[in-house]
Context: one part of a larger RNA
RNA sequence: CUCAGGGCGAGGGAAUUCGGCAAAUUAGCCCCGUAACUUAGGAAUAAGGGGUGCCUGAAGCCUUAGCUUAGGCUGGGGUUUCAGGUCGCAGUGACAAAGGGGAGGCGACUGUUUAAUAAAAACAUAGGUGGCCGCAAGCCCGAAAGGGUGUGAACGGCCGUUGAGUCCUGGCCAGUGGUGGUACCUAAAACUUGGGUUCAACCGAGCUAAGGGCCACUAAACGCCGGGAGUAACUCUGACUCUCUUAAGGUAGCCAAAUGCCUUGUCGUGUAAGUUACGACGUGCAUGAAUGGACCAACGACCCCCCCGCUGUCCCCGCCUGGGGCCCG
Numbered sequence: 001c002u003c004a005g006g007g008c009g010a011g012g013g014a015a016u017u018c019g020g021c022a023a024a025u026u027a028g029c030c031c032c033g034u035a036a037c038u039u040a041g042g043a044a045u046a047a048g049g050g051g052u053g054c055c056u057g058a059a060g061c062c063u064u065a066g067c068u069u070a071g072g073c074u075g076g077g078g079u080u081u082c083a084g085g086u087c088g089c090a091g092u093g094a095c096a097a098a099g100g101g102g103a104g105g106c107g108a109c110u111g112u113u114u115a116a117u118a119a120a121a122a123c124a125u126a127g128g129u130g131g132c133c134g135c136a137a138g139c140c141c142g143a144a145a146g147g148g149u150g151u152g153a154a155c156g157g158c159c160g161u162u163g164a165g166u167c168c169u170g171g172c173c174a175g176u177g178g179u180g181g182u183a184c185c186u187a188a189a190a191c192u193u194g195g196g197u198u199c200a201a202c203c204g205a206g207c208u209a210a211g212g213g214c215c216a217c218u219a220a221a222c223g224c225c226g227g228g229a230g231u232a233a234c235u236c237u238g239a240c241u242c243u244c245u246u247a248a249g250g251u252a253g254c255c256a257a258a259u260g261c262c263u264u265g266u267c268g269u270g271u272a273a274g275u276u277a278c279g280a281c282g283u284g285c286a287u288g289a290a291u292g293g294a295c296c297a298a299c300g301a302c303c304c305c306c307c308c309g310c311u312g313u314c315c316c317c318g319c320c321u322g323g324g325g326c327c328c329g
Base pairs, nucleotide, nucleotide: 001324002323003322005321006320007319008318009317011315012314015313020310028052029051030050031049032048037042039164053086054085055084056083057082058081059080060079061078062077063076064075065074066073067072087091099308100307101306102305104303105302106300107299111123112122127162128161129160130159131158132157133156138149139148140147141146165295166294167293168292170225171224172223175222176221177218178217179216180215181214184213185212186211191206192205193204194203195202226244227243228242229241230240253287254284265281266280267279268278269277
């Protein structure tokens, strides 16, 4: 000096740092006690206290042996409780063995994943919902034969989408897509037919499938969901009115949010001091309803903020000890 080494530390106690990373604290069992919230199950070992060794004695309960047998007597084992005593700094004396709390975000949960830089808010999930399919089906593999779903048969199978639960899920079918219809229009070859040629080529006309036009339906299909003026007896604001315009002009909710450019928005809480956090506000650059919206108990090696305890993270470093390296031999 080094180590996928260890131990101890006065006073302070997160001042360290992106961040309490790492370390420390806590720890078993018994007793007391235990909040908000809640899907009434939980939350919960919540939190927070007290006890714990050994010796002696007593009492209760369970069990068992011998002798007696109406009862009982003498013992053994286990367990619970109480009392007295006793030793140490320390009694779950070593080992083993949760730090805790208050808010928020995301995902309901247990589960799954980038074998070898990512375990997550990603995937899955139960549940919701849409589409196809009556079986020689639908969907998938294959050139076909054939095969899978399927020893199956709609309470089933396949393909999407959302993602427990609770309260809900607004408007728009103009565009794109899907489904259905269609008097009419368009529309190839074949066919019929006219011209043309010795025969052809070639140039027209008629008829016509799917498709398209056209007409409807369809958004838990892909998607989309405005602007400008004026107006109330202080001011401000604008329930109200006018106007342009669209397929329709964003409803209920929610928000500077994992979404807000300006932005460290403004106000409040917390700090002596807070670009983070939490609670509000909302002309929201560019929130918003199964591309789901909002809320939500429980859960999480998830992410962010705060507090208590605790500590060599730090002030500020010191000492002890082990392995290796290094030096001498």
The part of an RNA shown here (large-subunit ribosomal RNA, domain IV) has 329 nucleotides and comes from a marine sediment metagenome. RNAcentral holds the full RNA, with entries from MGnify. Model confidence (mean pLDDT): 86 of 100.